[in-house]
RNA sequence: GCUGCGGUAGCCAAGCCAGGCAAGGCGACGGCUUGCUAAGCCGUUUCCCCUCUGGGGAUCGUGGGUUCGAGUCCCACCCGCAGCGCCA
Numbered sequence: 001g002c003u004g005c006g007g008u009a010g011c012c013a014a015g016c017c018a019g020g021c022a023a024g025g026c027g028a029c030g031g032c033u034u035g036c037u038a039a040g041c042c043g044u045u046u047c048c049c050c051u052c053u054g055g056g057g058a059u060c061g062u063g064g065g066u067u068c069g070a071g072u073c074c075c076a077c078c079c080g081c082a083g084c085g086c087c088a
Base pairs, nucleotide, nucleotide: 001084002083003082004081005080006079007078010026011025012024020068027045028044029043030042031041032040046058047057048056049055050054061077062076063075064074065073
């Protein structure tokens, strides 16, 4: 350099083919249970803002494009892995 695969919340990871509510697990926090833990069960858990039983905005490597609508389709770039090649 070429080809292929991949990058999703603190971590792992599904969703991508076939555009329409960002699943699930781990961890964390709170609660139930217990004499107390552990285990188990229930709830919350991307981020920011607000007049906070709620409301609004942003978010899938980065930046663009298409579209009513993009994690998903298209383009460029960045990074990682694998294979092939080039120079020495």
Molecule: transfer RNA
Organism: uncultured Nitrososphaerales archaeon